The part of an RNA shown here (large-subunit ribosomal RNA, domain II) has 698 nucleotides and comes from Apicomplexa sp. WK-2018_Corallicola. NCBI's taxonomy places the organism under Eukaryota, Sar, Alveolata, Apicomplexa. The coordinates come from a structure-prediction model, not an experiment, and the mean pLDDT is 81.
Context: one part of a larger RNA
This record gives sequence, C1' cells and structure tokens, in this order.
RNA sequence: GCCGAGGAGUCAUGACAAUUUAAGCAAAAGGUUAAGAUCUAUAAAUAAUCGAAGCCAGAGUGAAAGCGAGCUACAUAGUAGCGUGUGUUUAUUGUUAUGGACCCGAACCCGGAUGAUCUAACCAUGUCCAGAGUGAAGCACAGAUAAAACUGUGUGGAGGCUCGAACCGGUUGAUGCUGCAAAAUCAUCGGAGGAGGUGUGGUUAGCGGUGAAAUGCCAAACGAAUUCGGAGCUAGCUGGUUCUCCCCAAAAUGCGUGUAGGCGCAGCUAUCAAUUAAAAUCUAGUGGGAGUAAAGCACUGUUUCGGCAUGGGCCGAGUUUUCGGUACCUAGUGGAGACAAACUCAGAACACCAUUAGAAUCUUUAUGAUAAGUGAGACUUUUGGGGAUAAGCUCAAAAGUCAAAAGGGAAACAGCCCAGACCAAAGGCUAAGGUACCUUAAUAAGUAUUAAGUUUAAAAGGAAGUAGAGUUGUUUAGACAGCCAGAAGGUUGGCUUAGAAGCAGCAAUCCUUUAAAGAGUGCGUAAUAGCUCACUGGGUUAAUGACUCUGCGCCAAAAAUUCUAGGAAAUAAAUACUUUACCGAAGCCAUGGGAAUUAGAGACAUAUACUUACUCUAAUUCGGUAGGGGAGCGUACUGCAGUAGGAUAAAGCAAAAACGAAAGUUAAUGUGAACGAAGCAGUAGUGAGAAUCUCGGC
Repeated sequence: GCCGAGGAGUCAUGACAAUUUAAGCAAAAGGUUAAGAUCUAUAAAUAAUCGAAGCCAGAGUGAAAGCGAGCUACAUAGUAGCGUGUGUUUAUUGUUAUGGACCCGAACCCGGAUGAUCUAACCAUGUCCAGAGUGAAGCACAGAUAAAACUGUGUGGAGGCUCGAACCGGUUGAUGCUGCAAAAUCAUCGGAGGAGGUGUGGUUAGCGGUGAAAUGCCAAACGAAUUCGGAGCUAGCUGGUUCUCCCCAAAAUGCGUGUAGGCGCAGCUAUCAAUUAAAAUCUAGUGGGAGUAAAGCACUGUUUCGGCAUGGGCCGAGUUUUCGGUACCUAGUGGAGACAAACUCAGAACACCAUUAGAAUCUUUAUGAUAAGUGAGACUUUUGGGGAUAAGCUCAAAAGUCAAAAGGGAAACAGCCCAGACCAAAGGCUAAGGUACCUUAAUAAGUAUUAAGUUUAAAAGGAAGUAGAGUUGUUUAGACAGCCAGAAGGUUGGCUUAGAAGCAGCAAUCCUUUAAAGAGUGCGUAAUAGCUCACUGGGUUAAUGACUCUGCGCCAAAAAUUCUAGGAAAUAAAUACUUUACCGAAGCCAUGGGAAUUAGAGACAUAUACUUACUCUAAUUCGGUAGGGGAGCGUACUGCAGUAGGAUAAAGCAAAAACGAAAGUUAAUGUGAACGAAGCAGUAGUGAGAAUCUCGGC
C1' cells in the first nucleotide's frame, strides 16, 4: 500500500410537541392509575388482578377581593384585551434535561504500590596501579669559622611532581547515521601514587532521594520515576460518523458576552396549524418629509486684486495734548473674483414612507407551535472613510455573482458577460460571443481611416507621419522655393577698451544715395579682412505661408526557462460607422416520458358520508451545501409457524438474462447436501471508503 472482517445518536427516567390510516375508553363528562400489594399464570423476563393518592379535562376573567358566558378598564355607552365545552391514557416519532450520552484522542491532577542489579552520594570489607625521569628534607665527609652560619661532594628518596603502558577518561577530526552499536569504530588526545581506579555486601524513594550544581542522575523515560486505580477525568479543539429517492432551502449580519475560531437573543430556513381576505411584487399617478449631488457665498471660516478708510510704523517740521509727508502694515466698509466632510440664502434626480388605480402571478404576507443551521465570508460595480485618490489591502453602505450553480462566452480562468440543468433523443429559434484556417458560421455589402504587424500593454514630452474641419495671409500688377546680380556712402558712428572697425559690452539707433541695403541675422578675425542674411532687381511660372481643432498612426518603450493576438498567420482576416444573413447554450419552442403541489372530475370498497389511497384532466413547479420535511429498499432475530415449500435437491456460494426511478428484486445454469421462505406484524448490537481507525492476511 491493497484486500477481508470489526468500527460511531444508544439505553434508563422525566419534560414539551407532533401523529387519530397507531390503539383503548369517552363524546348523555370523562380518561388514567403511581408507589405498592396479591401469589393467579410462567423456567425466567414478564403478564394478569388489586391499589383513586395524584394528574389532565370539565369556565373564564381580573393584580386581587370578586364577578361569571362572560370578565377586565377612571365609566353605564363606545372602544380594546382575553374568553364563550372535547378530551384522556398508552404507544411511536422528534427535541430536550440528568447520566460517559454519537465515536476515537490529551497533556495533567489525586491515591496505593514497585524500583538504587543502570546511575548519584555515603558506609563496611577486599583488591589494582609496567617502566623511565626529576632529586625536597634529613644524614655523612671535606672546606670554612673562636664556635656557628655558609660552601662543596656524596648519601637519601619527598611530591594532588615529570614522561609513559595497564586502568580510568572522552579533546579534535573522519567513518557510521534502515549502524557492528537505540552513542560504536579508526586516528588523535587528558589523567595515570591520587580529591586515584575497581570487586563484593549494604544505606538513602518520588509532596522524595542524591548531586565538586549540568535541572544532572534515580533501570535506553525525569522541571518531578514506574505501575495499577479514581477513569469512559475533562477537551468552547482536530479527525471520523455506514442504504435510496422525492419536496423546500439558508447564514457568514445586529445586540450582549473574562467575549472575539465559543455561546445566548434577534435576523434569515423548514414543517404543521388555525384564522382573516387581504398581503407581497411590478407599472403609473398623487401626497409627504429630507438637506445629499450640483450650485452658491446670505451665515461660519479660508482667500486674490483695486477703491475709501481706522489705528500704528517711518521721515520731517514745530509753539511738544500739534501739523505735514510716506512705493510700509492694517481694523472696518463697499466693488470684482474664488474655496469648504465637520459653511448653506437656496436646492435636484434616485431612494424611502403613505395612498389610489391597473397588471400579471395564483399563494403569498402576517400570526402561532415545533425543529434547525448560521453568526471566519470572497470578488465585481457604485458612493464614501483609512492607506500613498498603493495593494488579490482594509472598514462601512447599495446591488450582483460565487459560496450552495452545472451549461455557453472570456485560449486556460470560484466571484466578469450570457443563462438558472426533472429525464430522453443525430428536431428548430436565439443570448452573450462570433462567422479566411485550426473551429460551427460571411474570404458578406457600403463608406472611410491606418502602413505602425499599429491591431496584439503605458505617461509627461517630442516630430513638415497621414486624413478631415476651420481661421487668417501672400499670389498672373508674377507670389513661395531654387538660380543670376546688388546689398552702398557719412562711418573704424559715440562710449568703453591694449584693440572694439555692423557682429565682447553699455547707451543711442540718425542722415544720404537708391530698385534696395539694419549704425546690422549668423559664421569669422588679436583687431581689420572675408563669407552670409534681412532688403532689392532680373529670370522662371502656379500656387504658397502661419495658426487652431479632430481621427488613426510614430518616438519616448529595459528583466530575468521560451519569441508569440490561443496558434499558424493576416495589409485585412486591423480600426470607425452603417446594413443584411448565418453560427452559437443544459436558455426558449417542438416531440415523448416521469415526479411534486394546487384545483376539478370520475369510479371503487361501503348501510351512508368524509378522509386516505386509486384513475383522468388542467395549471404551476421540479440546480442545490449547512439544514428541515416526506416516502421507501435491504439486514438479523421474534410471532402467525416444527407454516407453504424441500433428496424429482433447502440454505449458502458463483451467475447468464430480465424487471424497477433508486436502494434493490426475480432468476436459467453450475456448485452444495438439509433445511426453510414470501407475506403481515413486532424488536433492533440494522447498511462503511475514509477516523496518521482496530485486528488479520498478502
């Protein structure tokens, strides 16, 4: 890992509700026993009989006294609230309470025991430590001295001394890491007469011991050993929870919470009930309130410029309680122009509320009872707050989709666009989106644009790209461009300067000759010179400048596996506008079939009627997670029942084929060799693919 088997809402006692096609009794007001008893029946469980205590119902209403088919209220009326007789017991189902309470799962806590053959420390008693080196004290002799001290040579053999085996340890590196080994091997290294190593026996025990102290060690386990018990501890947490079909169908929000991944109440869902005939939805109209958008400046604030002007500053004068001046600041006022989430003189649309009418739907809305789940939401669009007018960001609000929604489109693509799948099938029409090929359908039609493969990512900014629209000039009295010629004189103007002569700079910018020519447009020189332009003439001959707006393009344009609109490719098969046709979905229509709900009809059983079930018709509906409701299938056992059946072959096993919407059913045949249905009821250890599930096998 696979296969097989096992494996999870149970039981007891209460409570509440539902079920009357579950049953008894009652419906002429009743229904029922509990604890317990009897000892009748039975092997037992249990059943039967007794046992009216109690409970429900039988009248309500009011806080109550009370009144009573009525009662209550400030009150007789009006008005309003509740009420004006059908149950009860058991059973079953659902939920709930208490219990282990759907199953598996802690780490812990507490109690009693068992451990010092590992290891820590200690006690008692034994035992072990090759060899080599160093050479303390003391002593002897010699020298020395008055005698010593002292010096030398020997002797001697001290030391938590040195080197180094055994022994003990474990420094560094490598190997090993399903190992030789749940800590080793190889090399290297520390101690090695000591606080040394070691044998045997003993002592200390878990709220504890021991510890040259690391929270170390106390039997491969130690921030509190192991084992059994309390114990099925508890787990707002994770995982798992077994057959089928049918109907409906959420939430991820508000408030509270020692609360935030949990609960409670409300919201949203389901089922049932009774009552009312109205309610909801859409469209149109009418009536409302409001203070948003836009706008505005009348208030509150902000703000630019001018006028008038107050007060101040500065300057001057002076007879010092004054006067004058001012390109300074400024209250206020008025004119013009602006800004605002916490400004509004005024003020929409939409939305919301109420109401009227209509439409379609054909049952919803509201109420009550019971049962839930949900209370992590996600993205898109819009209006806002936060952030950086960042985020697949975050917080609100209004919608949608996903969640719980398949199908078509967007190459692929929960949240985008179209559209909501009852089933079947080789029919038709459409939506979004498409129609040269891949690839179903136009190599469709018309008018333009683009030349960039733009299409098939992007800005500021830049450019005689190109197309269209407009404004305004010049031009056959000859323009624009190119070509030929001229472009002078006063004058090298003045100042400045070493120089400054049109052309470093400053100021000025005149006059003359002219067809025209600046006290000079640019290049150039040290300064001149030289070239050129403005300007003019000639020649040529038809258009030529400036500006604004718009469409489509160009540059700007750099990213990490591999260029790419999905591909190949395309000059339309691109873009804009217009038109027709076609394709295109589980949408719609058509055909056949099924189910549910509602309504109507029919027939049957029956003394009759209702209900249920059955048949037919019509309308509507039939995506679905959590979740609610309904109807069934199958398994084991019990009763009818030692029944039907069965050696002319039961159960079981394998299984062709057939039937049913499914769970499933029937079953040829084979095997098997003795039991055993169907049906109707009842009871439950009743359905496995998942739980790092358990056991077994391979």
Source information:
The full RNA is in RNAcentral, with records from ENA and SILVA.